[in-house]
Molecule: Lysine riboswitch aptamer
Organism: Lactobacillus ultunensis
RNA sequence: AUAGAGGUGCAACUGACAUUAGUAGCAAUUAGCAGUUAGGCAAAACGAAGAUGAAUUGUGAAAGGGGAGGUUGCCGAAGCUUAUUUCAUGCCAAAGAGAUAAGCUGGGUCGCAGUUGAAUAAAUUGCGAACUGUCGCGAAAACAUAAUUCGCGGAGCGCUAU
Numbered sequence: 001a002u003a004g005a006g007g008u009g010c011a012a013c014u015g016a017c018a019u020u021a022g023u024a025g026c027a028a029u030u031a032g033c034a035g036u037u038a039g040g041c042a043a044a045a046c047g048a049a050g051a052u053g054a055a056u057u058g059u060g061a062a063a064g065g066g067g068a069g070g071u072u073g074c075c076g077a078a079g080c081u082u083a084u085u086u087c088a089u090g091c092c093a094a095a096g097a098g099a100u101a102a103g104c105u106g107g108g109u110c111g112c113a114g115u116u117g118a119a120u121a122a123a124u125u126g127c128g129a130a131c132u133g134u135c136g137c138g139a140a141a142a143c144a145u146a147a148u149u150c151g152c153g154g155a156g157c158g159c160u161a162u
Stems, first nucleotide, its partner, number of pairs: 001162004007075001009074006017066001025059006035046003039092003078105010106132002109129008134154007
């Protein structure tokens, strides 16, 4: 440098479907009376022709997140944390997407706790449990046409082959 392996393997696109939710909104009726407008200001808009909020009735979503299946790219695949910076906005904050730098994680599963979230879904962080692949060390078995079992330990800038 090339080609490979781990397997409920990783990621992207699409996606039936469920949830969000009988919620928000809209309309009607009733009562009621002064402010209402996502975290905060400002502006603007609406409101005594009765708003916001409340009760009843009728109608009734969506976004984000999830997702069977399908397609594609791959095996630091990829993900996360911190810092800086860019993106659009009236300003600040928060959140989202991207870039750079440093750091952590072999892989999936389960459990507990925290955060985000409508959620018991899912994601993520930390801790723990066994499992699994790889390498090293030790022991037992086995017999060289062999490569098993047990125990301990390390990390993907690793491992195998050429």